The part of an RNA shown here (small-subunit ribosomal RNA, 3' major domain) has 478 nucleotides. Its mean pLDDT, the model's own confidence on a scale to 100, is 84. The sequence was found in a public genome assembly.
[in-house]
Context: one part of a larger RNA
RNA sequence: UGACGGGGGCCCGCACAAGCGGUGGAGCAUGUGGUUUAAUUCGAAGCAACGCGCAGAACCUUACCAACCCUUGACAUCCCUAUCGCGAAUACCAGAGAUGGUUUUCAUCAGUUCGGCUGGAUAGGUGACAGGUGCUGCAUGGCUGUCGUCAGCUCGUGUCGUGAGAUGUUGGGUUAAGUCCCGCAACGAGCGCAACCCCUAUUCUCAGUUGCCAGCAUUCAGUUGGGCACUCUGGGGAGACUGCCGGUGACAAGCCGGAGGAAGGCGGGGAUGACGUCAAGUCCUCAUGGCCCUUACGGGUUGGGCUACACACGUGCUACAAUGGUAACUACAGAGGGCUGCUUCCUGGCGACAGGUGGCGAAUCCCAAAAAGUUAUCUCAGUUCGGAUUGCACUCUGCAACUCGAGUGCAUGAAGUUGGAAUCGCUAGUAAUCGUGGAUCAGCAUGCCACGGUGAAUACGUUCCCGGGCCUUGUACA
Numbered sequence: 001u002g003a004c005g006g007g008g009g010c011c012c013g014c015a016c017a018a019g020c021g022g023u024g025g026a027g028c029a030u031g032u033g034g035u036u037u038a039a040u041u042c043g044a045a046g047c048a049a050c051g052c053g054c055a056g057a058a059c060c061u062u063a064c065c066a067a068c069c070c071u072u073g074a075c076a077u078c079c080c081u082a083u084c085g086c087g088a089a090u091a092c093c094a095g096a097g098a099u100g101g102u103u104u105u106c107a108u109c110a111g112u113u114c115g116g117c118u119g120g121a122u123a124g125g126u127g128a129c130a131g132g133u134g135c136u137g138c139a140u141g142g143c144u145g146u147c148g149u150c151a152g153c154u155c156g157u158g159u160c161g162u163g164a165g166a167u168g169u170u171g172g173g174u175u176a177a178g179u180c181c182c183g184c185a186a187c188g189a190g191c192g193c194a195a196c197c198c199c200u201a202u203u204c205u206c207a208g209u210u211g212c213c214a215g216c217a218u219u220c221a222g223u224u225g226g227g228c229a230c231u232c233u234g235g236g237g238a239g240a241c242u243g244c245c246g247g248u249g250a251c252a253a254g255c256c257g258g259a260g261g262a263a264g265g266c267g268g269g270g271a272u273g274a275c276g277u278c279a280a281g282u283c284c285u286c287a288u289g290g291c292c293c294u295u296a297c298g299g300g301u302u303g304g305g306c307u308a309c310a311c312a313c314g315u316g317c318u319a320c321a322a323u324g325g326u327a328a329c330u331a332c333a334g335a336g337g338g339c340u341g342c343u344u345c346c347u348g349g350c351g352a353c354a355g356g357u358g359g360c361g362a363a364u365c366c367c368a369a370a371a372a373g374u375u376a377u378c379u380c381a382g383u384u385c386g387g388a389u390u391g392c393a394c395u396c397u398g399c400a401a402c403u404c405g406a407g408u409g410c411a412u413g414a415a416g417u418u419g420g421a422a423u424c425g426c427u428a429g430u431a432a433u434c435g436u437g438g439a440u441c442a443g444c445a446u447g448c449c450a451c452g453g454u455g456a457a458u459a460c461g462u463u464c465c466c467g468g469g470c471c472u473u474g475u476a477c478a
Stems, first nucleotide, its partner, number of pairs: 001478002003475003007472007015462002019426005026318008034309002042053002064304007073129001077128002079125006087106003091102004109119003131293002134291003140287002142282003145278001147276001152191006158167003171182003197270004202238007211228003216225002241264001244258005320419001324378006336367003341360003345356004385416001390411007432454007
């Protein structure tokens, strides 16, 4: 100087408390461990691994296993030789296919000094080389997590100390903040904080189609005429600054209350992550040193596996019901996506869906709401709760749903009556609850990322648990 203390002081955070809803019990989904297996590819490991890499494993992906093939190689550059095309389509044989053998048709490169001369392409050969998701993240770059959006981390000059170092950065107040004020052997400065950026809340202005409709006509309908007031869209401004008033404070910074205001003291949300820590994670995104393989640890194919199942754990979904289930009727969003697409409407089917027809490369057309509301019924039951499991019959995608897809109808109707110890999230348009969309994607979501609808309770307080900041003290630790 740090680090640590079941030392002290001050302070903060859904850290506790006060509340609301869960997890832990059940069934299923998903990830992991373990076990099994020819293989169940690999990585991730307290918080910070475990719905994580994977924004989607039937083939492919795919790295794993078995079998069968290739060896200058699926891909790149150079050298030599040959050909002038390359290529596209078609059919046959062997084979699981890769591949090997054969056949037909279309097509017949550019420049040219007419010399395969130059370029280009293909085939064969030789070796230089290619190739490796092989090892090392403890050789690395890059990227990322974490402490933590915590308020800290430092420097120049000066001063003090023999020196390591100290001071500044401590102290008195204050703040979300090393934020600001005052004081002070310090005076300044940098990286962080804040602000500048984006969205949202109010308003003015410009613009008016595909959007809107107050008044005037018109219609089943903003449908049409008309209009751009209003809504909305998207450009540019205004607006919030403790600016004003009162109190308090040290005449300060600030704090408390009030006015006006759409909004008030950081208005709400996002992006933004200092010096560093964990030899944290990643050599399987990519790049890369070293090591290793080179008829194989490279390349291709078919099939299998990653989907196994005495069990254990994590994360979720659905429930156990009446604040509910079922049936009928009936409203109201936002944000997105759409031509190999979204599909209206009509017809057929109980339905998944199929056939036809039409609109839209979209403020124009389409995907397209649910909870809520109204009425009826069920009356506390393992039930008209719950839907696992299983049988049969189908639909769709796709070369192909056996291993191993999703969906539909009928039948079946398991566990489960609110969950031990323990443990998680959340302070407001939040929790809870209800649907909607998107990426990936042929098909496949209870996951992820976004969107709106309905919409609470509680916070006395900081003694205690956890994490963190500042000062101080002890130390046989560095």